[in-house]
Predicted 3D model of a 71-nucleotide RNA (transfer RNA) from a bacterium. The prediction has a mean pLDDT of 81. The sequence was found in a public genome assembly. Its Rfam family is "tRNA". Rfam classes the family as a transfer RNA. About the family: Transfer RNA (tRNA) molecules are approximately 80 nucleotides in length.

RNA sequence: GCGAGUGUAGUUUAGUGGUAAAAUGCGUCCUUCCCAAGGAUGAGUCACGGGUUCGAUUCCCGUUACCCGCU
Numbered sequence: 001g002c003g004a005g006u007g008u009a010g011u012u013u014a015g016u017g018g019u020a021a022a023a024u025g026c027g028u029c030c031u032u033c034c035c036a037a038g039g040a041u042g043a044g045u046c047a048c049g050g051g052u053u054c055g056a057u058u059c060c061c062g063u064u065a066c067c068c069g070c071u
Base pairs, nucleotide, nucleotide: 001070002069003068005066006065007064010024011023012022013021018054026042027041028040029039030038047063048062049061050060051059
């Protein structure tokens, strides 16, 4: 330099045009003498910038980070 892939909550992963979800972690409350365990509830997320569309995490283009292959 060329090609391919991945990027979603603090972490690990679903979701593939129509309200973004689960587990775990975190906060509050209940239970308990305390801890652990359990229950209820809440906050928190689509790498960045454009385009298409009534509507984009999803489709298209570019950028960026990481990783793989070729040279």